[in-house]
RNA sequence: GGGGAUGUAGCUCAGUUGGGAGAGCGCGGCGUUCGCAAUGCCGAGGCCAGGGGUUCAAGCCCCCUCAUCUCCA
Repeated sequence: GGGGAUGUAGCUCAGUUGGGAGAGCGCGGCGUUCGCAAUGCCGAGGCCAGGGGUUCAAGCCCCCUCAUCUCCA
């Protein structure tokens, strides 16, 4: 230098026929207990890596850039 993959909540990841942003763990509150653990319920937390474009509408399609991993030279 060229090819490929990945980037979504604090962490691990779903979300692929373009229309609801989600799960588990963690965190906070409440119930249960003498207390803890476990468990049940509720809640907070995201401008979907950044920018631009297409579209009535983009996490999803297109282009560029950045970061990490990987292959080739």
Molecule: transfer RNA
Organism: Deltaproteobacteria bacterium